[in-house]
Context: one part of a larger RNA
RNA sequence: GGCCACUGCUAUCAGGUUUCGACUAAGCCAUGCGAGUCGAAGGAUCGUAAGAUACUGGCAUACUGCUCAGUAACACGCGGACAAUCUACCCCCAGAUGGAGUAUAACCUCGGGAAACUGAGGCUAAUCCUCCAUAGUCAUCGUAUGAUGGAAGGCUUCGAUGAUGAAAGCUCCGGCGUCUGAGGAUGAGUCUGCGGCCUAUCAGGUUGUAUGUGGUGUAAAGGACCACAUAGCCUAAGACGGGUACGGGCCCUGAAAGGGGUAGCCCGGAGAUGGACUCUGAGACACCAGUCCAGGCCCUACGGGGCGCAGCAGGCGCGAAAACUGUGCAAUGCGCGAAAGCGCGACACGGGAAACCUGAGUGCUCUGACUUUGUCAGAGCUUUUCCUAAGUCUAAAACGCUUAGGGAAUAAGAGCUGGGCAAGACGGGUGCCAGCCGCCGCGGUAACACCCGCAGCUCGAGUGGUG
Repeated sequence: GGCCACUGCUAUCAGGUUUCGACUAAGCCAUGCGAGUCGAAGGAUCGUAAGAUACUGGCAUACUGCUCAGUAACACGCGGACAAUCUACCCCCAGAUGGAGUAUAACCUCGGGAAACUGAGGCUAAUCCUCCAUAGUCAUCGUAUGAUGGAAGGCUUCGAUGAUGAAAGCUCCGGCGUCUGAGGAUGAGUCUGCGGCCUAUCAGGUUGUAUGUGGUGUAAAGGACCACAUAGCCUAAGACGGGUACGGGCCCUGAAAGGGGUAGCCCGGAGAUGGACUCUGAGACACCAGUCCAGGCCCUACGGGGCGCAGCAGGCGCGAAAACUGUGCAAUGCGCGAAAGCGCGACACGGGAAACCUGAGUGCUCUGACUUUGUCAGAGCUUUUCCUAAGUCUAAAACGCUUAGGGAAUAAGAGCUGGGCAAGACGGGUGCCAGCCGCCGCGGUAACACCCGCAGCUCGAGUGGUG
C1' cells in the first nucleotide's frame, strides 16, 4: 500500500455490482406461509343451472430452495471405459388394443376414544385390482452365416424345448390416451489413468486381509456378501496412524514467479436434531414419507397422542459481527391440465443497512464597510439537487422519466500539527500529577509532544481506530 470484517465521529444526490447470521452454536425454536393439479379417468352429495365439495384414480411431490457438519475419498477436476448397466415424461419407426370376473372408498346403519384417530355390517364405479387368450420377452440346445472390434461371452438367420407372459378407456368427434418391440434424446449408476494439504517426535500395516473356484445379491462388474482352497497383499516413489479441510470454476495480492482465500454466483458432492432401517416408485433409503433407538420439547380426561426452520419472514441464545413476522404470481421458470387456467416465501418487486466501484453537488456576479489574506451587509443571477402538482412508468406502488411552479434555497466533516511525516519555537491551564504515545519518546513551574482556545496541514461524503 491492497483486500475482508467489526467499530468511533460525521453524512446531499445519482448510476452500477454475483453484498448482508459464512467465521461463534450443523445450538434451540412460538406463529404464519413454503406443492399441488386433473371433472376430457370414476361413482356420489349439494344446486334450477353455472358450479362447488370430500372420496377412489392418474401425474407430480427424488425438482426447486437451504447449509458446509462430516469427508484426504474415484469426493472433486482433466481424460478414458461399460464386451458389466438402468432411464418416467419427450421424439422416430413397426405392430396391437380380444374375452371374462369380484372387490373397495365415498355413501347408509351401528359403535370405540379426551384427543389423535379408529372398528363392524350393508351398497356401488373406474384409466383400481384379478384371470384367460394371442403377440412378445428370456434361457438352453442344435444349425449355419458373416461383419464390427484391441479382444466375441455380444449382434445377425432358422428350428426345438422350457420358463415367463401385455393392453383402458374418455371425448365437445377435432383428438387425447393404453400395451409390446426396436432406436434416439435426456438423466443416472459403476470402473479406471493422471492431478491438487501438513506431519516420520506416526515405520511397519493388514485376516474378508490378497488371490482362486462355486454361489448369493444387484439394473449392473466386483470379497459387495457367503462356503471352500491357497498365503498372500500394501510400504521410504511414505503404507499405516495423527492433524486440518467439502472439491472445482473462480477471487485477492504481486511486474512475474509465487503466496493467500474459495460462505455468497455457477458446476459437482454430502447432510436435514444424533444414529439405523424400510416401503412406494422409472428414480429416494426420501428436509415439510414411514418405522425403531437416543436426547429435547408440547398436549392429555393418565388410557394415550404429537413435533423437528442447515426453506421465507420472525424469536431466544451465542457473540465484535449481519435486514421486514412486506407485495405479487404481471415477467422468467417449474408441476398438473387437451386447453382455459390453478399453484409456487422458486422467482420478480418493494422496505432496512456508510458493503464495494464510478460520477455530480454543497453556488456565482457586483457594490459598500472594516485591519491585508478575509469577514459582514446590500443588490442581482442560476436551479444540478430540494419542495409541490400533473402525466407517464408499475400487477400495485416506489424509484425513474417528461412538463409546470417555488426558492440560495435543503447539503462538510474527520484526523493530525516533536521526529519518522505535510502543518505552531502561538496564548492559557497542569507540574513525573492528570495524561499522550504504532516506534523513538513527551510531562518533575517558560511543555512546538498532556487539556482548552486560536491558527495551520492532509484527505474529503467521508475520515480515523481494531483484528
A computed fold for a 467-nucleotide part of an RNA from a Thermoplasmatales archaeon, annotated as small-subunit ribosomal RNA, 5' domain.